[in-house]
Context: one part of a larger RNA
C1' cells in the first nucleotide's frame, strides 16, 4: 500500500447493488417450511332435482312432516397412486471409503422422460373406512362383522427377456464377448373420462404391461496430486494372495471354508495433531504466500450411537425401531419431542436482521385440466457491513465589517470567507400522471388442420401508486473525523513543569515544549474518519 462475512470510538443526508452468528454441530416457546390426485375406489356429510311409500291438514288441487331410492353438484376422514431420496441447512466428523484431474467398467443400474416394437384374455381372496363390543387419564391399542378398487393373489399368453444345456461363425492371451440358431425351465398387465350408439359396442385422450435403444444421472474401480509432526520406526492376522462357495444391480476378503505366508515401510508405513475438498478469492511484477464467507460442483452430517424396512433410488433433517443424554406431560400404569429449514427466543460472545408480503415471475411436486402446495424463489424490512453514484449550492461581492487569534502595537491572519446582490434546483418535502417485468400463464369464440397452431376478445403483478416523468415551493433540511517533531503533507500562542500526559519506530515532558492539554491557524480524507484484529 492492498484486502476484509470484521469489531470498537466519534460522526452521519439520499439512492443503487451486494452482504449479514467466524463463538455454542449449545438448548429451543410459537407459527409456517411436502403435498397432491374425487377423471383409481367404496363410504360419510351438505345441497338441489326426480320418484316410491307412510302420516297430518283439506271436499279437492295441494301443502307440510317422516322414510326409502335414483341422478347431479360441492366436500373429504379412509384405501390406493405419485411425490416425499428433490429442493433448503450446516461443516461436527473425515488426511482418504472424501476432493480435483485423467482413465476403466469384457464387472453394473433404472421409477419418471424420449424413440421404436409388441401386448393388454380369464378367475379369485382379503382389508381399511363403516357397524358392534371392549381396554386406557391420555397417547393409542384390541376383538367380532360387512365392502371396493389402477390394492393383493392366481391361471393363460411371451417376437424379444432371464437362467441353463448345446450347435455354427467372428473377436479376445484367457476367464469370456458378440451374431445367428435349437432344447428345457421361469417371468407381464388396470383401468378411467368425454363423445357417438336403443343396445352390443366403437373413436379419441390419459393411464397400464413387456422388450430394445437413447438422454440425463448414478454405483464401482484404477492412476496421479495437494497439511504439520521422527520428541511416532517399525506396522499388519481377513492381515497379502490362491481355490471353491455365498453375496450384490455389479468387480472384489465384501463375507465364509480350506490352502499358502504373505503385504506395507525412510520416496515416511503405523501413530499423533490439525482440517470438509475444489472452481475460486486476497495479495504479489511474477514465482509464490495466505484463504475456502457469498455464488457454483462434489462430499459428509441431521440431539449422541446403532439398525434395518419401504422403494427405481435412503440406511432416509421435518419416516420407523432400539440404546443413551436432555426437555415436556401424567390419573404414576405410561406417553410426547428433536430449528445444522424460514422467521424468532435464551445462552455464549467484541460481534451479525423481520416471529414481514406474494406464489405475479423462475423452478419443483401432484393432477387430463382448472388448480392446489411450495419460508425454494421473487420481493419488501433492519444494519454506513462493503462497493458504487449523488448531494450538502453557483456567480458576483472590501486594499478587506464584527468577532477571534497573533503582533515588533505599525500591523498581520481567519478572508471572498461572511453579510449583501443576482441565480440554479439535484436529493429530501408536497401534488399529479404512471410503468417494464406478461413475447408468460389461462379462459372463451372462430378458423386451420390435428391436438397443437393462427386470429380476435376476456382475465391475471407480491413488489406498488414503487421505479420513472412532470409540476410546486424555496438555499431552504444535510459535515464530520484524524493529523500538524522526523519518517510524513501541515505552526504559532497560552497552560503544565520528568507532573499531567503522548507514543507505530526514533523518542517528547525536569519553566520560553512546533511532540502533553486548549485555542487560533494549517494539512489529509470525506458520509465517513480514525483505532484494533487477520492475510499478502
Nucleotide at each position: 500500500g492492498g484486502a476484509c462475512u470484521a469489531g470498537c470510538g466519534c460522526u452521519g443526508g439520499c439512492g443503487g447493488u451486494g452482504u449479514g452468528u467466524c463463538u455454542u454441530a449449545g438448548a429451543c416457546a410459537u407459527g409456517c417450511a411436502a403435498g397432491u390426485c374425487g377423471a383409481g375406489c367404496g363410504g360419510g356429510g351438505c345441497g338441489c332435482a326426480g320418484u316410491g311409500u307412510g302420516g297430518u291438514a283439506g271436499c279437492a288441487a295441494u301443502a307440510c312432516c317422516g322414510u326409502g331410492u335414483u341422478g347431479c353438484g360441492c366436500u373429504u376422514a379412509g384405501c390406493g397412486g405419485c411425490g416425499a431420496a428433490c429442493g433448503g441447512g450446516u461443516g461436527a466428523g473425515u488426511a482418504a471409503u472424501a476432493c480435483a484431474a485423467g482413465g476403466g467398467u469384457a464387472a453394473c443400474c433404472a421409477c419418471c422422460c424420449c424413440u421404436g416394437a409388441g401386448g393388454a384374455g380369464g378367475g379369485g381372496u382379503a382389508u381399511a373406512a363403516c357397524c358392534c363390543g371392549c381396554c386406557g387419564a391420555a397417547a393409542g391399542a384390541c376383538g367380532g362383522g360387512c365392502u371396493a378398487a389402477u390394492u393383493c393373489c392366481u391361471c393363460a399368453u411371451a417376437u424379444u427377456c432371464u437362467g441353463u444345456c448345446g450347435g455354427u461363425g467372428a473377436g479376445g492371451c484367457a476367464u469370456c464377448u458378440u451374431a445367428c440358431u435349437g432344447g428345457c425351465a421361469g417371468g407381464a398387465a388396470a383401468g378411467g373420462u368425454u363423445c357417438c350408439g336403443c343396445a352390443a359396442g366403437g373413436c379419441a385422450c390419459c393411464a397400464c404391461c413387456u422388450c430394445a435403444g437413447g438422454a440425463c444421472g448414478g454405483g464401482c474401480u484404477c492412476u496421479u496430486g495437494g497439511c504439520c509432526u521422527a520428541u511416532c520406526a517399525g506396522c499388519u492376522u481377513g492381515a497379502u494372495g490362491g481355490c471353491g462357495g455365498g453375496g450384490u444391480a455389479a468387480a472384489a476378503g465384501c463375507c465364509c471354508a480350506c490352502c499358502a505366508u504373505g503385504g506395507c515401510u525412510g520416496a515416511a508405513a503405523c501413530g499423533g495433531g490439525u482440517a470438509g475438498c475444489u472452481g475460486g478469492c486476497g495479495u504479489g511484477a511474477g514465482a509464490g504466500c495466505g484463504u475456502g464467507a457469498c455464488c457454483a460442483g462434489c462430499c459428509a452430517c441431521a440431539g449422541g450411537g446403532g439398525a434395518a424396512c419401504u422403494g427405481a433410488g435412503a440406511c432416509a433433517c421435518g419416516g420407523u425401531c432400539c440404546c443413551c443424554a436432555c426437555u415436556c406431560u401424567u390419573a404414576c400404569g405410561g406417553g410426547a419431542g428433536g430449528c445444522a429449514g424460514c422467521a424468532g427466543u435464551c445462552u455464549a460472545g467484541a460481534a451479525a436482521u423481520u416471529u414481514g408480503g406474494g406464489c405475479a415471475a423462475u423452478g419443483g411436486g401432484c393432477g387430463a385440466a382448472a388448480g392446489c402446495c411450495u419460508g425454494a424463489c421473487c420481493c419488501a424490512g433492519c444494519g454506513a457491513c462493503a462497493c458504487c453514484g449523488c448531494g450538502u449550492g453557483g456567480a458576483g461581492g472590501a486594499u478587506g465589517a464584527a468577532g477571534u487569534c497573533c503582533u515588533u502595537c505599525g500591523g498581520g491572519a481567519u478572508g471572498u470567507a461572511a453579510a449583501c446582490u443576482c441565480c440554479u434546483g439535484u436529493c429530501a418535502g408536497g401534488g399529479a400522471g404512471a410503468a417494464c417485468g406478461a413475447u408468460g400463464c389461462u379462459c372463451c369464440u372462430u378458423g386451420c388442420u390435428u391436438a397443437g397452431c393462427a386470429a380476435g376478445g376476456g382475465g391475471u403483478g407480491a413488489c406498488g401508486g414503487u421505479a420513472c416523468u412532470u409540476c410546486c415551493a424555496g438555499a431552504g433540511g444535510a459535515a464530520g473525523c484524524c493529523c500538524c517533531g522526523g519518517c510524513u503533507a501541515a505552526c504559532u500562542a497560552c497552560g503544565u513543569g520528568c507532573c499531567a500526559g503522548c507514543a507505530g519506530c526514533c523518542g517528547c515532558g525536569g519553566u520560553a515544549a512546533u511532540a502533553c492539554g486548549u485555542a487560533g491557524g494549517g494539512g489529509g480524507c470525506a458520509a465517513g474518519c480514525g483505532c484494533u484484529g487477520u492475510c499478502c